[in-house]
RNA sequence: UACGAUAAGGGCAAAACCGGUGAAAACCGGUGACGCAAAGCCAUGGGUCUAAAACCUUCGGGUCAUGACGGCCAGGUUACCGAAA
Repeated sequence: UACGAUAAGGGCAAAACCGGUGAAAACCGGUGACGCAAAGCCAUGGGUCUAAAACCUUCGGGUCAUGACGGCCAGGUUACCGAAA
């Protein structure tokens, strides 16, 4: 620099339930652990979700992110430990 043990010490926390916020997606707190070696951080590219406002409408609905997802994939950046290869 890479790599990642049935290693050591630690870390995070899916679903579900409860409370709260939000138009929604979703988020926050608590309980809880499915998993994770960057499941630390950054919406930069792709992707996905929502559609309040705006626009369109045959009034059924449609388009749209300025909203959201980092536990969807890349990219950037920082970092604990040290068996084997």